[in-house]
């Protein structure tokens, strides 16, 4: 320098052939316990990397930028 893939909650990841998003773990609250852990119930937490475009509508499609991983030279 070229090519491919990835970027979604604090972490690991789903997801929607375009219709305002979920799980597990973690956190917090409550129950249980003399207390802790474990267990059970519940709560909160996200401009879906950024910008532009297409569209009635974009996390999803297109382009650019940024970051990461791998390959080729």
């Nucleotide at each position: 320098g070229c090519c491919a893939c990835c970027c979604u909650a604090g972490c690991u990841c789903a997801g929607u052939u375009g219709g305002u998003a979920g799980a597990g773990c973690a956190a917090c609250u409550g129950a249980u316990u003399c207390g802790u852990a474990a267990u059970c119930a519940g709560u909160a937490g996200g401009u879906c990397g950024c910008g532009c475009g297409u569209u009635c509508g974009a996390u999803u499609c297109g382009c650019g930028c940024g970051g990461g991983u791998g390959g080729c030279u």
Transfer RNA from a Bdellovibrionales bacterium, 73 nucleotides, folded computationally.
It was read from a public genome assembly.
Rfam family: tRNA. From the family's description: Transfer RNA (tRNA) molecules are approximately 80 nucleotides in length.
Its mean pLDDT, the model's own confidence on a scale to 100, is 81.